A computed fold for a 77-nucleotide RNA from a Planctomycetota bacterium, annotated as transfer RNA. The RNAcentral record of the sequence draws on ENA. Taxonomically the source falls in Planctomycetota (Bacteria, Pseudomonadati). Rfam family: tRNA. Gene Ontology term of the family: triplet codon-amino acid adaptor activity. It is annotated as a transfer RNA. Its mean pLDDT, the model's own confidence on a scale to 100, is 81.

RNA sequence: AGGGCAGUAGCUCAACUAGGCAGAGCGGCUGAUUCCAAAUCAGCAGGUUGGGGGUUCGAUUCCCUCCUGCCCUGCCA
Repeated sequence: AGGGCAGUAGCUCAACUAGGCAGAGCGGCUGAUUCCAAAUCAGCAGGUUGGGGGUUCGAUUCCCUCCUGCCCUGCCA
C1' cells in the first nucleotide's frame, strides 16, 4: 500500500439475506419467597445501532467517507 471481517444495552451476541415498532441471555434495581442469604418466581430500568454525510415516506439494514480492533497479501529494512 491492497483486500477481507468486526464495531448494536454494563458484558456476550441476535436482527442485515428481502429497508417497515431495536431484541435475547447474563448482569443491575424493585417486589414475592426465606430467620438472613443463595436459588427460584414476578416486574422495572438501561440504546445518538463506532463518528459524519447521502438515498428514501422510512436506514442497524443500501451508498460514500472517516475512526478503532483483528486477519491475509505485498513492499522497505